Molecule: Lysine riboswitch aptamer
Organism: Pelosinus sp.
RNA sequence: GGAUGAUGUAGAGGUGCAGUCAAAAUGAGUAUCUUUGGUAAGCUGGCAAGCGUAGAACCAAAGGAAAAGGGUUGAUUGCCGAAACAAGGGUCAUUGGCAAAUGUCUUUGUUGGGGAUACAGCGAACAGCUGUAUUACUGUCACCGGCUGGUGGAGCGCUAUUUCAUUC
Repeated sequence: GGAUGAUGUAGAGGUGCAGUCAAAAUGAGUAUCUUUGGUAAGCUGGCAAGCGUAGAACCAAAGGAAAAGGGUUGAUUGCCGAAACAAGGGUCAUUGGCAAAUGUCUUUGUUGGGGAUACAGCGAACAGCUGUAUUACUGUCACCGGCUGGUGGAGCGCUAUUUCAUUC
């Protein structure tokens, strides 16, 4: 000085990932409430239970009138298995009468990244999200090359570097 392995540190991919806060919009003149008129026994719910002839459901008119989730913009925080999804499990928290749901922790598995298109599901939505498939783009490594490329792989990867061990 090199090779291999272990280990720590720092980085890269870019319409990069996720969180928090704020504003406006959409949701929506909707749900829902009140009044009047019609009408006349059901309505809600998974169950339990509740409401209803002191008028349920439904229709019409008038008046009042939201919210959540999701997205956009701005600010800011943490980051590069960032994060997302699927299945299983545990306890805690919230709602609840129970069931159940949501959040959270954990195990296993899949996905390098963003995009476009199609289908399916969710959604008020033609926004968006999730899954699957296809597709070019892009980063990385390996191999090949006719050397401005081609093929393939995956993030437990890749690049740089510290230390240790073995070896040349």